[in-house]
């Protein structure tokens, strides 16, 4: 010092929502960058009739039955559901939670170039179990 084999799951989660500079009244804000993330926007491609019913878009969060209410336009309960999430990954499989909320305003397929906006909030206290594979310091 090097090698085997075995303990060890750090840095917490969900989410794009993070980082770095400079200022300032400094648990914040505000410029500016970077990273990330969504959304307008050609051509080629889809699409292509009447008619009812405007429609889109952020998210996992969509759709149904049942009830009650109603100004008939919809609310509101309730129960399922497409979906998401459960702590290092990956998968299956039981199990457990969420299935919200918000924008644009009669207008939007896809989309180079461009252009535009976001970076929030909420939760936990070591993370349900099973299989496989993977490991930092340190023992």
């Nucleotide at each position: 010092g090097g090698g085997g084999c075995g303990c060890g799951g750090c840095c917490g989660c969900c989410g794009a929502a993070u980082c770095c500079g400079c200022g300032g009244g400094c648990u914040c804000c505000g410029c500016g960058g970077a990273a990330c993330c969504g959304g307008g926007g050609a051509a080629c491609c889809a699409c292509g009739u009447u008619c009812c019913u405007g429609g889109g878009g952020u998210g996992a969060a969509u759709c149904a039955g049942c009830g009650c209410g109603u100004u008939c336009g919809c609310g509101c309960g309730c129960c399922g559901u497409a979906g998401g999430g459960c702590a290092c990954u990956u998968c299956c499989c039981a199990g457990c939670c969420c299935g919200a909320a918000c924008c644009c305003g009669u207008c939007a397929g896809c989309u180079a170039a461009c252009c535009c906006g976001g970076u929030a909030g909420g939760c936990g206290g070591u993370a349900u179990g099973g299989a496989a594979g993977c490991g930092a310091a340190g023992c």

This is a predicted structure of a 139-nucleotide RNA (c-di-AMP riboswitch aptamer (ydaO/yuaA leader)) from Streptosporangium violaceochromogenes. Its mean pLDDT, the model's own confidence on a scale to 100, is 75. Rfam family: c-di-AMP riboswitch aptamer (ydaO/yuaA leader). Rfam describes the family as follows. This family represents a conserved RNA structure found upstream of the ydaO and yuaA genes in Bacillus subtilis and related genes in other bacteria.